[in-house]
Record summary: This is a predicted structure of a 108-nucleotide RNA (Glycine riboswitch aptamer). It matches the Rfam family "Glycine riboswitch aptamer". Rfam's curators write: This family represents the bacterial glycine riboswitch. The coordinates come from a structure-prediction model, not an experiment, and the mean pLDDT is 77.

RNA sequence: CGGAUCGUACUCUGGAGAAGCUCAGGGCCGCAAGGUCUGUGAGUGCCGAAGGUGCAAAGCCACGUUGCUGUGGCCGAAUCUCUCAGGCAAAAGGACGGAGACGCGUUU
Numbered sequence: 001c002g003g004a005u006c007g008u009a010c011u012c013u014g015g016a017g018a019a020g021c022u023c024a025g026g027g028c029c030g031c032a033a034g035g036u037c038u039g040u041g042a043g044u045g046c047c048g049a050a051g052g053u054g055c056a057a058a059g060c061c062a063c064g065u066u067g068c069u070g071u072g073g074c075c076g077a078a079u080c081u082c083u084c085a086g087g088c089a090a091a092a093g094g095a096c097g098g099a100g101a102c103g104c105g106u107u108u
Base pairs, nucleotide, nucleotide: 002108003107004106005105006103007102008101010100011099012098013097014096019044021043022042023041024040025038026037027036028035029034045088046087047086051084052082054080059074060073061072062071063070
């Protein structure tokens, strides 16, 4: 110097699902009827892709055995699972992907 790989409160970019629900409160408009907005409260229905929960094999420990089989515990991934959190027009957010930037990372 180049390659691969890893990391990042960095930049650009792609990025799904599900109520623009109901009632109340509040703001604004209106003489009124009513309209409209809402990071407030309550309720019902729903979604899974911030975060979080659960677990398979493998591995480890203990018990047991001549040895194997075995029993218990620990550990243990996901786009699976739950739906605590979050979300259900747009915007924002968004797992994950692509490109770049940076790094006294690792490696060749």